[in-house]
RNA sequence: GUACGAAAAAGGCAAACUUGGAGUAAUUCAAGGACGCAAAACUAGAGGACCCUGCAAAGGGCAGCCAGCUACCGUA
Numbered sequence: 001g002u003a004c005g006a007a008a009a010a011g012g013c014a015a016a017c018u019u020g021g022a023g024u025a026a027u028u029c030a031a032g033g034a035c036g037c038a039a040a041a042c043u044a045g046a047g048g049a050c051c052c053u054g055c056a057a058a059g060g061g062c063a064g065c066c067a068g069c070u071a072c073c074g075u076a
């Protein structure tokens, strides 16, 4: 440097759900909580997918679906 994640160490994130706040809704924020995650770190809602509102035009949401980029430990 490249590929990979079987076992392990250190550490990290946090689904559903509950309580409270915001929102018509999708959803989101805080606290609790762990289903899982080897990038579930960071960037991006511009593009595809998906979700909500709307007769439509259009507007909104979602990064734990795809993308870009960097990295810990271990193995080869």
Stems, first nucleotide, its partner, number of pairs: 002076004012037002017032006035064001042068002047066002050061004
c-di-GMP-I riboswitch aptamer, 76 nucleotides, folded computationally. The prediction has a mean pLDDT of 82. It was read from a public genome assembly, where an Rfam model found it.